[in-house]
Molecule: FMN riboswitch aptamer (RFN element)
Organism: Subtercola boreus
RNA sequence: AUCGUGCCCGGGGUCGGUGAGAAUCCGAACCGGCGGUGAGAGUCCGCGAGCUGCGCCCGACUUCACAACCGUGGAGAAGAGCGUGGCUGACUCGGUGGAAUUCCGAGACCGACGGUCAUGGCGUGGCAGGUCUUCGGGCCUGCUCGGCCAGGAGUCCGGAUGAGAGGUGCACGCG
Repeated sequence: AUCGUGCCCGGGGUCGGUGAGAAUCCGAACCGGCGGUGAGAGUCCGCGAGCUGCGCCCGACUUCACAACCGUGGAGAAGAGCGUGGCUGACUCGGUGGAAUUCCGAGACCGACGGUCAUGGCGUGGCAGGUCUUCGGGCCUGCUCGGCCAGGAGUCCGGAUGAGAGGUGCACGCG
């Protein structure tokens, strides 16, 4: 060298405004995993994370048949592992240079899923006022409690004490 085991492996909400209430709205602020690329990349080419399909394998458990029992065979199956697909964001101009969507200057842009609840909608109950009434009640407006639906976060909360690309990475062991 190689092999085995264990490890490592993501940053960011501060100030002001509005408001009953906002780290979610508005203004400013702040952040940028890994490999590659003639030269250093959130925005180029890929990978990872998130969502989703398929295959293989294992499979708690359920069920059917046979059996005296042990059990045997069939069907289904949550879920674990491995493999392999699909979906999944965003950049321009100028400068330097042999070379840069990577550096310098300027101005932009992007950021999974679920939750939180400002707000909106729906139907309904209660109360108040108005109005009509065949006096049973009906209708309209406002307020309000509960209900259902929708619902604004890159930075808050959660899955996650998880997973993981990756590195001449770290430790120990074998040799």